[in-house]
RNA sequence: UUUACUCUUCAGGGCAGGGUGAAAUUCCCGACCGGCGGUUAAAGUCCGCGACUCGGCUCCGCAGCCGAUUGAUCUGGUGUAAUUCCAGUACCGACAGUAAAGUCUGGAUGGGAGAAGAUGUGA
Numbered sequence: 001u002u003u004a005c006u007c008u009u010c011a012g013g014g015c016a017g018g019g020u021g022a023a024a025u026u027c028c029c030g031a032c033c034g035g036c037g038g039u040u041a042a043a044g045u046c047c048g049c050g051a052c053u054c055g056g057c058u059c060c061g062c063a064g065c066c067g068a069u070u071g072a073u074c075u076g077g078u079g080u081a082a083u084u085c086c087a088g089u090a091c092c093g094a095c096a097g098u099a100a101a102g103u104c105u106g107g108a109u110g111g112g113a114g115a116a117g118a119u120g121u122g123a
Stems, first nucleotide, its partner, number of pairs: 002123004006118005017029003031103002033093002035049004044091002053068006074088004095106003
């Protein structure tokens, strides 16, 4: 220095203002938000991952394993190179609750892609 392991810490944002109504941050006008890794160059929309949801198996249970499903952008410009930058334009967002929710409440003091670190251990 590289690699494997162990441990520690961290790891998601957002309805201002207004309309209708008995009731809506859920409808309507409008506002706002963008997890992680990769990609010649910076990505919510490219490639992949996580989360959520569903199914199966193990289990008294906690929990674990396996599998499936899972959204959305174009045009122009610059450039060696950008669906990533700049300009314009458009679109998307689990489940449960509730006046119909990407933004409220809840599962969740949970899980987690992964990031950083350690006087650590092995090669």
Background:
A computed fold for a 123-nucleotide RNA from Natronincola ferrireducens, annotated as FMN riboswitch aptamer (RFN element). It matches the Rfam family "FMN riboswitch aptamer (RFN element)". Rfam links the family to the GO term FMN binding. The RNAcentral record of the sequence draws on Rfam. Lineage of the source: Bacteria > Bacillati > Clostridia > Peptostreptococcales > Natronincola.